[in-house]
RNA sequence: UCCGGGAUCGUCUAAUGGCAGGACGCGAGACUCUGAAUCUCGUAAUCUUGGUUCGAGUCCAAGUCCCGGAG
Numbered sequence: 001u002c003c004g005g006g007a008u009c010g011u012c013u014a015a016u017g018g019c020a021g022g023a024c025g026c027g028a029g030a031c032u033c034u035g036a037a038u039c040u041c042g043u044a045a046u047c048u049u050g051g052u053u054c055g056a057g058u059c060c061a062a063g064u065c066c067c068g069g070a071g
Base pairs, nucleotide, nucleotide: 001070002069003068004067005066006065007064010024011023012022013021018054025043026042027041028040029039030038047063048062049061050060051059
């Protein structure tokens, strides 16, 4: 330099173009003499900028970063 893949709550992981969900974590409560466990509720995310579309995490373009391959 070229080619391919990837980027989603704090972490891991889902989502036929149609309300971004689950688990763990964290916070509050219930339970308990206290704690653990358990149960309930809450918390919080689509890498950036544009485009297509009635509607984009998803499709398209460029960029940033990471991984792999070629030279």
Transfer RNA from an uncultured bacterium, 71 nucleotides, folded computationally. It matches the Rfam family "tRNA". By type it is a transfer RNA. Its mean pLDDT, the model's own confidence on a scale to 100, is 82. It was read from a public genome assembly.